Predicted 3D model of a 76-nucleotide RNA (c-di-GMP-I riboswitch aptamer) from a Steroidobacteraceae bacterium. It matches the Rfam family "c-di-GMP-I riboswitch aptamer". From the family's description: GEMM was predicted in a large-scale screen for bacterial structured RNA regulatory elements. It was read from a public genome assembly, where an Rfam model found it. The model forms 94% of the base pairs in the Rfam consensus. Model confidence (mean pLDDT): 88 of 100.
Parts: sequence; structure tokens; C1' cells
RNA sequence: UGUUGCCAAGGGCAAACCCGCCGCGAGGCGGGGACGCAAAGCUUCCGGUCUCACGCGAGAUAGCGGAGUUGCCACA
Repeated sequence: UGUUGCCAAGGGCAAACCCGCCGCGAGGCGGGGACGCAAAGCUUCCGGUCUCACGCGAGAUAGCGGAGUUGCCACA
């Protein structure tokens, strides 16, 4: 440096579901729990999907994809 993740090690995150709290809602946060994830770290910039008190509006989703950015180990 890589458009690599086959091998190893130490780890990390945590879907569904359950409980509590918050939110009109999509959903979020905490605890339990693991389906999965090599960025399932971060950012709504682009597209998608979804929600609302119908709105030239405001939101949700980064675990829908792209892009940007940072990064561990291994490999080349």
C1' cells in the first nucleotide's frame, strides 16, 4: 500500500425475543439474550425503505446499498 479475509491469536459488536424507561410513530436507550457481522466503528452526503400531529415539512434506519472517514490482527 491492497479491489485480500483462506489460516492463527487476543478480542469487539449484538438480530429476533423478554423486561424497564422514552417517543404520536418509525424507532431509541438500559438490562437479559445471540441470529449474525472484518468495520454490525463513525458521518444522513447520494439512492432506497419506513414513520408522523398531512407536511414546499419534520423524523427513523449506518444490521438496506453506495460514498466519505478512522481503525485491530493476519495475509500479500